[in-house]
RNA sequence: GAUCUCCUUCGGGACAGGGUGAGAUUCCCAACCGGCGGUGAGAGCCCGCGAAUCCCGGGGCAGCUCGGGACCGAUUCCGUGGAAUUCGGAAGCCGACCGUAGAGUCUGGAUGGGAGAAGGAGAGG
Numbered sequence: 001g002a003u004c005u006c007c008u009u010c011g012g013g014a015c016a017g018g019g020u021g022a023g024a025u026u027c028c029c030a031a032c033c034g035g036c037g038g039u040g041a042g043a044g045c046c047c048g049c050g051a052a053u054c055c056c057g058g059g060g061c062a063g064c065u066c067g068g069g070a071c072c073g074a075u076u077c078c079g080u081g082g083a084a085u086u087c088g089g090a091a092g093c094c095g096a097c098c099g100u101a102g103a104g105u106c107u108g109g110a111u112g113g114g115a116g117a118a119g120g121a122g123a124g125g
Stems, first nucleotide, its partner, number of pairs: 003123008017029003031105002033095002035049004044093002053070007075091005097108001099106001
C1' cells in the first nucleotide's frame, strides 16, 4: 500500500402564467426538473448501477427477513481541442406503480428502500 470485517453520518429534483371545462398542477399553450459510479475532458438521453413493477425460492407462529430471475426510458448537428454522443452553440428526446378528468412535477406506499459518498475502529504483508 492492496484487501477484508464492523460502526457512524449523509444519500432526488421539478408545472410560474394562461386556455377549455361542472370538475384537470393530469387535457391544450407554456413552464420546470435531472439519483449514483465509470468513461483520454465536466453526461438525465455513452457504459453500468440503484429505485419502481412482475415472478420464483429459502428461513420465521407472525410482523418480517435472506437470496435469485424477468423487466429496465431518451441525441443529433456544428464548433474548440491531443482527447468531449460529457465542454460551447443550436435543435430535439425521455421519465415506474396507486389514486384522481388522462400526472416525470399533485397524493400515497415512503419517518421506507437504495446505488453509493464521507469519516472512524479492527484485522492484515
FMN riboswitch aptamer (RFN element) from a Candidatus Eiseniibacteriota bacterium, 125 nucleotides, folded computationally. NCBI's taxonomy places the organism under Bacteria, Bacteria candidate phyla, Candidatus Eiseniibacteriota. The sequence was found by an Rfam model in a public genome assembly. The coordinates come from a structure-prediction model, not an experiment, and the mean pLDDT is 84.